[in-house]
Molecule: c-di-AMP riboswitch aptamer (ydaO/yuaA leader)
Organism: Aneurinibacillus soli
């Protein structure tokens, strides 16, 4: 220096997941963001055919070996938008129970990765003359 791998910093991406004080730590308190219950009004049509929640992560159809197609949904290092192209569509709680939902109670605040070199089109911001 190359490959490839690990190990440090930096820049980034998915996610609600990131700060911010104490402390050697373990852990303690807050905050941004977020999630659940929870009234009248006003809806539902469920009760072993179970019902529900977080999430983009569904829904039909053909197949029949876990695949294919279509509809829809999702997220991306120069900004918005909208097309087309690729990639994705998991997992995991609650415990027979929960519609909305003011007061109000009440929980999370993990993890897990990496390529700028997809493209077209309008608008924007900047900048120079």
């Nucleotide at each position: 220096a190359u490959u490839a791998a690990a190990u440090g910093a930096g820049u980034g991406c998915c996610u609600a997941a990131u700060c911010u004080g104490g402390g050697a730590a373990a852990c303690c308190a807050g905050a941004a963001c977020g999630g659940g219950g929870g009234a009248a009004c006003c809806g539902u049509u469920u009760c072993u055919u179970g019902g529900g929640g977080u999430g983009a992560a569904a829904u039909c159809g053909c197949a029949a070996u876990u695949g294919c197609g279509a509809u829809c949904g999702g997220g991306g290092a120069g900004c918005c938008u909208u097309u087309c192209a690729a990639c994705c569509g998991a997992a995991c709680c609650c415990g027979g129970c929960a519609g909305c939902u003011a007061a109000c109670c009440u929980c999370g605040g993990c993890g897990g990765c990496a390529u700028a070199c997809g493209a077209a089109a309008g608008g924007g911001a900047g900048a120079a003359u």